[in-house]
Context: one part of a larger RNA
RNA sequence: GGACGAACGUUGGCGGCGCGCCUAAUACAUGCAAGUCGAGCGCCCCGCACCGUAAGGUGCGGGGAGCGGCGGACGGCUGAGUAAUACUGGAGCACUUCCCCUAAAGUACGGAAUAGCCCAUCGAAAGAUGGGGUAAUACCGUAUAGACCUACCCUUGUGGUAUGUAAAGAUUUUUCGCUUUAGGAAAGGCUUCUGGCCUAUCAGCUUGUUGGUGAGGUAAAGGCUCACCAAGGCUACGACGGGUAGCUGAUUUGAGAGGAUGAUCAGCCAGACCGGGACUGCGACACGGCCCGGACUCCUACGGGAGGCAGCAGUAGGGAAUCUUGCGCAAUGGACGAAAGUCUGACGCAGCGACGUCGCGUGCGGGAAGACGGCCUUCGGGUUGUAAACCGCUUUUUUUGGGGAAUAAUUUUUGAAGGUACCCAUAGAAUAAGCACCGGCUAAUUCCGUGCCAGCAGCCGCGGUAAUACGGAAGGUGCAAACGUUGUCC
Repeated sequence: GGACGAACGUUGGCGGCGCGCCUAAUACAUGCAAGUCGAGCGCCCCGCACCGUAAGGUGCGGGGAGCGGCGGACGGCUGAGUAAUACUGGAGCACUUCCCCUAAAGUACGGAAUAGCCCAUCGAAAGAUGGGGUAAUACCGUAUAGACCUACCCUUGUGGUAUGUAAAGAUUUUUCGCUUUAGGAAAGGCUUCUGGCCUAUCAGCUUGUUGGUGAGGUAAAGGCUCACCAAGGCUACGACGGGUAGCUGAUUUGAGAGGAUGAUCAGCCAGACCGGGACUGCGACACGGCCCGGACUCCUACGGGAGGCAGCAGUAGGGAAUCUUGCGCAAUGGACGAAAGUCUGACGCAGCGACGUCGCGUGCGGGAAGACGGCCUUCGGGUUGUAAACCGCUUUUUUUGGGGAAUAAUUUUUGAAGGUACCCAUAGAAUAAGCACCGGCUAAUUCCGUGCCAGCAGCCGCGGUAAUACGGAAGGUGCAAACGUUGUCC
């Protein structure tokens, strides 16, 4: 000198774009953050219309839980752990894929349940149990099969034979589905090599350990697991241990080499009160799912139950320190749905904060050998200083009024931001300057006070009676809505 997710002190006009718990991965009140589908299914309630004496039935519309499907594995947050099952850049295969695209074939015949509902019982509650009856794109059987597995045959092939394995309908006029197969797209799983911290006051480490055979397991290779066999494997090119740490694209500094860092944004990984486990599913060993153990908090009729903000706001605590319990799904994106649409604290916006950066303003012209006041003085004067007053002008900003968007993609409808940006008029210099420094380094000096005191200080050093170094004033210098100080990095 540069940089900052900064903090502190003094000061503070406006706007654009960004950024905002670096500490306690501490504990959390409250609200919201993942639902959707009636064009899969049966039912209950309400309203209207029609039929009916009534019970009730039909149609239309609305609401409700339940079964079923898809989604809750994405999106969002955090960086505790992890020095390698991670990341980075290459190489590879023994594998998988719901949804999407392309192509081919099929979608036949039957059956038994169950939730909701009703009845009964237990319980304070959470909830649970028994009985009855009901539907499906829920479940099961049979049939069929150019794919797969196994076995056999020969003409050795896109072969034949045998066994086993599919399916679901809805809408109401053509669409959406369902099953099997092949290929694609995009994504994932696994293997291997390379690179990137400190420590030898850590020198030996290892028994599923290293390899083989066989089996099990997996979507899949593999000690992944098991039985048997062999005795191997790693290591001063640092094994093993200890400490620290998410990694990268990048950021920052530097002429570069290099050093430091890993906030925001983007990619990957890991975690979801702590530890463990599986279930479902294409995908999880699953933040707002389940089970078990633990700590903590809450409810309780004391028998037993409920919870998990490292989602968005917000609270307490910690701290030098970090925001609103806001608006909207209008846009972009996502889930579901045939669609209308519903949901979306993702996102788009607004609010707060000079936290950063960029831009603008705080007026412009004239105006005296030069007012008053202040300060200094050699008492002549000098300086503040065209500065002020005063005269003329302008209106960025500000006030008030009027008009008023783009963002909407689409024939119509649809804008949170927002009556915002922007434009026009209106009033009036009106509403707007501070901070640090002035001994040398280092731009800028005099007076008064103090008297090794009070104090200053980044280094050298100032202060003991004429202090350009302390405190005040006047003047000056530098930067400016900021200026200084502190901290960290180069």
The prediction has a mean pLDDT of 84. A computed fold for a 490-nucleotide part of an RNA from an uncultured bacterium, annotated as small-subunit ribosomal RNA, 5' domain. The full RNA is in RNAcentral, with records from ENA, Greengenes and SILVA. Its Rfam family is "Bacterial small subunit ribosomal RNA". Rfam links the family to the GO terms structural constituent of ribosome and ribosome. For this family Rfam cites "The comparative RNA web (CRW) site: an online database of comparative sequence and structure information for ribosomal, intron, and other RNAs" (Cannone et al., BMC Bioinformatics, 2002).